[in-house]
Molecule: Guanidine-I riboswitch aptamer
Organism: Synechococcus sp. CS-1332
């Protein structure tokens, strides 16, 4: 010092947490049943299977739904490059024919449409940032390593 727009978008996944939904536990209400005390026709308590509309709290060390989500994961659609095919008024390059002259035709390029191929490689912190929160998200194909 080291080619490449180190190509864009969408979607899915690995992964990620906890706003919301759901799950679980507790509070709360009812209660099968068990049980303690006392001044015992009773009174005051404890535990508690199970069930419960709403509300509140805890829990992501809850498989989930919602949510976030890859440069170095998948797919799709664009886009770029190359090659082919089809079409093409004028203009541009080359050529053929013809003419007094105007012209006619072929081809290249360009343009439009369409088909195919290609789009390689890629170790990587710490720290910080967003969101409810975290992350393979963003800083970042960064620092560094090789």
């Nucleotide at each position: 010092g080291g080619a490449a727009g180190u190509u864009g978008c969408u979607u899915c996944u690995a992964g990620g947490g906890u706003u919301c939904c759901g799950g679980u536990c507790c509070a709360c209400c009812a209660a099968c049943g068990c049980u303690g005390g006392c001044a015992c026709u009773g009174c005051c308590g404890g535990c508690a299977a199970u069930g419960g509309a709403a509300u509140g709290g805890a829990u992501g060390u809850c498989u989930g739904g919602u949510c976030c989500g890859a440069g170095a994961g998948g797919a799709g659609c664009g886009c770029a490059u190359u090659c082919g095919c089809u079409g093409u008024u004028c203009c541009g390059g080359g050529g053929a024919c013809a003419u007094c002259a105007c012209g006619u035709c072929c081809u290249c390029a360009g343009c439009a449409g369409u088909g195919a191929a290609u789009g390689g490689c890629a170790c990587g912190g710490a720290g910080g940032g967003a969101u409810a929160a975290a992350a393979g998200c963003c800083c970042g194909g960064g620092a560094g390593a090789c």